[in-house]
RNA sequence: CUGUGCUAAAGUGGGGAGAUAGCGGUGCCCUGUAACCCUGAACCCGCUAUACAGGGGCUGAAAAUCUCCUGGAAGGCAUACAGUUGUAAACCAGGGCUGAUUGAAAGGGCGAUGAAGGCAGGACCUCAAGCAGUAUCAACCCUUGAACCCCGUGAGUUCCGGAAGGAAGCAGCGGUAAAAGGGCCGGAUACCUGGCUUGAGUAAAUCUUACUGGAGCCUCGUAAAUCAGUACAGUUUGUAACUGUAUGUCGACCAGAGACGCACAG
Numbered sequence: 001c002u003g004u005g006c007u008a009a010a011g012u013g014g015g016g017a018g019a020u021a022g023c024g025g026u027g028c029c030c031u032g033u034a035a036c037c038c039u040g041a042a043c044c045c046g047c048u049a050u051a052c053a054g055g056g057g058c059u060g061a062a063a064a065u066c067u068c069c070u071g072g073a074a075g076g077c078a079u080a081c082a083g084u085u086g087u088a089a090a091c092c093a094g095g096g097c098u099g100a101u102u103g104a105a106a107g108g109g110c111g112a113u114g115a116a117g118g119c120a121g122g123a124c125c126u127c128a129a130g131c132a133g134u135a136u137c138a139a140c141c142c143u144u145g146a147a148c149c150c151c152g153u154g155a156g157u158u159c160c161g162g163a164a165g166g167a168a169g170c171a172g173c174g175g176u177a178a179a180a181g182g183g184c185c186g187g188a189u190a191c192c193u194g195g196c197u198u199g200a201g202u203a204a205a206u207c208u209u210a211c212u213g214g215a216g217c218c219u220c221g222u223a224a225a226u227c228a229g230u231a232c233a234g235u236u237u238g239u240a241a242c243u244g245u246a247u248g249u250c251g252a253c254c255a256g257a258g259a260c261g262c263a264c265a266g
Stems, first nucleotide, its partner, number of pairs: 001266006010059003013031004021048005036056005065259003069256004075250017095232001096230007107219004117212002120209004125201007132193001133191005140183005150175004157168004
């Protein structure tokens, strides 16, 4: 130096966050394919800077051991900045939407058989008075109209009387009351009855007549403008999550370098 064998070193995963006085484990997360298994264990289990405890197996002197060495490096954590998304609040001249006002052009209608405007009058409207009308009522006239409890008359009848005569009085006839119907020159009351007349009033609107005037007027309403609202978009701030960058920190894993037990054989 090489080969074989062995186990007594060592290893048989490691790391992050969190928790803990601190360390490790179970649990969560990220990694290694590596030789593990059983019991214990999160209001926890076992320990003390030599920091899981107990038991069983495997690897094993190196490519798998050790090194607070060097380089690369997954990933985690913290901070700061930037961006994206969600969410909450506030703001919103301006964008969008809604509403109102004005409203060119275009369309339609009217107009030299004369627009708008101006002026005068009337109607309409209001008040007052009168008339008419309608309804109701009263009066008047006519008709009907009381078996008896209205009037007149009163045959027959009845009563009184010797007689003369008198009385009562049904029916009938005539007339009336209450009431009903009809008529009615006229009277009274009421009435928004879109009736007529007279007088007065009348800001605006509507209709109409005449004069003047000499070309627009009316309607719909787009563009546009102004104002207001809304809070869709937008702006700002806060917050949560994610992504990226930077710094710091921890760091699996990989590579390099160095160190390293025994026995036998060559």
Overview: Predicted 3D model of a 266-nucleotide RNA (Bacterial large signal recognition particle RNA) from Caldisericum exile. Model confidence (mean pLDDT): 76 of 100. Lineage of the source: Bacteria > Pseudomonadati > Caldisericia > Caldisericaceae > Caldisericum. The gene name in the source record is ffs.